[in-house]
Parts: sequence; structure tokens; C1' cells
RNA sequence: CAGACCCAAGGCGAUGGGUACCGCCUCCAACCGCGUCUCUUCUCGAAACGCUGAUGACUCCUACGAUUCU
Repeated sequence: CAGACCCAAGGCGAUGGGUACCGCCUCCAACCGCGUCUCUUCUCGAAACGCUGAUGACUCCUACGAUUCU
């Protein structure tokens, strides 16, 4: 100096935040939803249209929506 491994720490998991839990990544990383149709440098990518969800998963709060009661 370079590489590998381990520990610690940090980051990430399609719309906000918290607790504990799960998974992934180590900065050229993890991650950046789906369907139909058309175009296209052709099985990639892009445009148009449409659909679900504030969760990675549980729960609470907040925002939004629906229904009922006061």
C1' cells in the first nucleotide's frame, strides 16, 4: 500500500413519525410499486392510461378518505 474476515458504527426496505422485531447494504452499495397498450436502440428502455398501500412486518400517533352517533 492492497485484499479478505470479524467487531463496532452508519445507511436502506414505492407517501410522514415513534417503540421493539426482521431482512439487506458498506457509498460504483442496499433502495427507488404493479398492470395494459404503443413506440423503441428489441425481451432492455421510454411514453400514455389504469390500480393498491402512510407498515419490510406488528402496533401507536399524525395526515387523508368512508360510514355511524352526539